c-di-GMP-I riboswitch aptamer from Mesobacillus boroniphilus JCM 21738, 86 nucleotides, folded computationally. The RNAcentral record of the sequence draws on Rfam and Ribocentre.
[in-house]
Order: sequence, then structure tokens, then C1' cells
RNA sequence: UACAGAAAAAGGCAAACUUGUUGAAAAACUAGGACGCAAAGUCACGGAUCUAAGGUGCGAUGUACUAUGAUGGCCGGACUGCCUGG
Repeated sequence: UACAGAAAAAGGCAAACUUGUUGAAAAACUAGGACGCAAAGUCACGGAUCUAAGGUGCGAUGUACUAUGAUGGCCGGACUGCCUGG
């Protein structure tokens, strides 16, 4: 430096659900809680998915479309990183 994760150590993260806060929503954050994770660390760059406030269309108080919103614990990619192994 690249590859691998059988066993072990030091540690790390934290799904569902619940409390509170923010938000139009999706969702995020906080505290609890552990389903899991060797990148479940970082980045919305490509794809995918969710939402539709605003905008646009429509014989229209509704409905369709739309991301500038969101998901990195959906996949790929980029960058960085602990331990062990040969």
C1' cells in the first nucleotide's frame, strides 16, 4: 500500500417504539431504548424512493404534475478511518 473479516481486544454507531422541539409534509434533532452495523464515518455526484409548502395545468374550494425539501440504516460512486490476519 492493496486485499480479507474466522476468532479476539479497545472502543464506536443506534432500527422500531416512546418523550419533547422544529417543519406544510416527508423528515430532522433531543432524551430514553437496542433491531442491527466493519465504515450504520463524511458528501445528495448518478440512480432509486418519500413528501408537495410554493409554482403550474385543469369546468377548479378539489385534483394532477413539479424539489429548490428529505432518505448516506436503498444501491452505486468519491473521500477518510479503528483492530486483527496472511